The RNA shown here (transfer RNA) has 73 nucleotides and comes from a Candidatus Parcubacteria bacterium.
RNAcentral records the identical sequence in 2 taxa.
Its Rfam family is "tRNA". From the family's description: Transfer RNA (tRNA) molecules are approximately 80 nucleotides in length.
The organism belongs to Candidatus Parcubacteria, within Bacteria.
Its mean pLDDT, the model's own confidence on a scale to 100, is 81.

RNA sequence: GCGCGCGUAGCUCAGUUGGUAGAGCAUCCGGUUUACACCCGGAAGGUCCUUGGUUCGAGCCCAAGCGCGCGCA
Numbered sequence: 001g002c003g004c005g006c007g008u009a010g011c012u013c014a015g016u017u018g019g020u021a022g023a024g025c026a027u028c029c030g031g032u033u034u035a036c037a038c039c040c041g042g043a044a045g046g047u048c049c050u051u052g053g054u055u056c057g058a059g060c061c062c063a064a065g066c067g068c069g070c071g072c073a
Stems, first nucleotide, its partner, number of pairs: 001072007010025004019056001027043005049065005
């Protein structure tokens, strides 16, 4: 330099055919316990990498960047 893949919560990842974004773990609160842990219930936490485009509507489609990984040279 060329090709391909990935980028979503603190972490690991879902998200179907475009229709107002979720799980597990972690954190916090409560229950339980003499206490802790386990377990049970709940809460908080997101500019979906950036910018632009298409669309009534974009995490999803398109373009250009940025970052990471793999392959080729």